This is a predicted structure of an 83-nucleotide RNA (transfer RNA) from a Candidatus Omnitrophota bacterium. It matches the Rfam family "tRNA". From the family's description: Transfer RNA (tRNA) molecules are approximately 80 nucleotides in length. NCBI's taxonomy places the organism under Bacteria, Pseudomonadati, Candidatus Omnitrophota. The coordinates come from a structure-prediction model, not an experiment, and the mean pLDDT is 81.
[in-house]
RNA sequence: GCUGGAGUGGCGGAAUGGCAUACGCGCCGGUCUCAAAAACCGGUGUCCUCACGGGCGUAAGGGUUCGACUCCCUUCUCCAGCA
Repeated sequence: GCUGGAGUGGCGGAAUGGCAUACGCGCCGGUCUCAAAAACCGGUGUCCUCACGGGCGUAAGGGUUCGACUCCCUUCUCCAGCA
């Protein structure tokens, strides 16, 4: 240099055109206990708002579409192969 694969929450990881983050772990709170562990229940991106509610957010930027994590283009990073 060329080709292919990958990038999603604090972490792992699913979702391949229609509620962005199912499920698990971690963390916070609670129940239980003399106390703890385990187990069980609830919560857990960010911004604006007193609240209701709303905006933004899938490596970055742009495009297609009524609608994009998903399809297309460019770039960045990592992995593998070829030279």